[in-house]
RNA sequence: GCUUCCAUAGCUCAGUUGGUAGAGCAUCGGCUUUGUAAUCCGAAGGUCAUCAGUUCAAAUCUGAUUGGGAGCU
Numbered sequence: 001g002c003u004u005c006c007a008u009a010g011c012u013c014a015g016u017u018g019g020u021a022g023a024g025c026a027u028c029g030g031c032u033u034u035g036u037a038a039u040c041c042g043a044a045g046g047u048c049a050u051c052a053g054u055u056c057a058a059a060u061c062u063g064a065u066u067g068g069g070a071g072c073u
Base pairs, nucleotide, nucleotide: 001072002071003070004069005068006067007066010025011024012023013022019056027043028042029041030040049065050064051063052062053061
């Protein structure tokens, strides 16, 4: 230099054919216990890497940029 993949909650990751963004763990509150842990219930937490385009509507499609991984030279 070229090709390709990835970027979504604090962490690990789903999200199928464009139609209100989710799970587990962690955090907080409650239940339970003499107390702690575990179990169970609930809550909070997201400019979907950035910018632009298409569309009535974009995490999803298109282009560019940034960062990271792999391969080739």